[in-house]
Source information:
The prediction has a mean pLDDT of 84. FMN riboswitch aptamer (RFN element), 122 nucleotides, folded computationally. The model forms 100% of the base pairs in the Rfam consensus.
RNA sequence: CGAAAACUUCAGGGCAAGGUGAAAUUCCUUUCCGGCGGUGACAGUCCGCGACUUCCCCAAGGGGAACUGAUUCGGUGAAAUUCCGAAACCGACGGUGACAGUCCGGAUGAGAGAAGUUUGUU
Numbered sequence: 001c002g003a004a005a006a007c008u009u010c011a012g013g014g015c016a017a018g019g020u021g022a023a024a025u026u027c028c029u030u031u032c033c034g035g036c037g038g039u040g041a042c043a044g045u046c047c048g049c050g051a052c053u054u055c056c057c058c059a060a061g062g063g064g065a066a067c068u069g070a071u072u073c074g075g076u077g078a079a080a081u082u083c084c085g086a087a088a089c090c091g092a093c094g095g096u097g098a099c100a101g102u103c104c105g106g107a108u109g110a111g112a113g114a115a116g117u118u119u120g121u122u
Stems, first nucleotide, its partner, number of pairs: 004119007016030004032101001033091002035049004044089002053066005071087005093105003
């Protein structure tokens, strides 16, 4: 220095103004937000992963499977669905005086992964 094992810490943002109404942060108008790794160059929309949801197994610690949203045009360049310009689009489940990406809840949870410490081996 490299690979391995154990452990520790960290690991999601956002409804503001106006309108209607008995009632809406849920509808309408204009705003607001964007997990992790990858990539010839910086990504909510490319590729993959996590999360949510459903199902199965379990020695109850967990393991496995399914499902899994949405972008185009122009420009620069060696290289960009990632940058610049313009116009679009998307967002689990349960709850609620009224339909939720943003409120409340599962969740002081889980986790892709990030950083670090230690151990012994080559």

Its Rfam family is "FMN riboswitch aptamer (RFN element)". Rfam describes the family as follows. The RFN element is a highly conserved domain that is found frequently in the 5'-untranslated regions of prokaryotic mRNAs that encode for flavin mononucleotide (FMN) biosynthesis and transport proteins. It was read from a public genome assembly, where an Rfam model found it.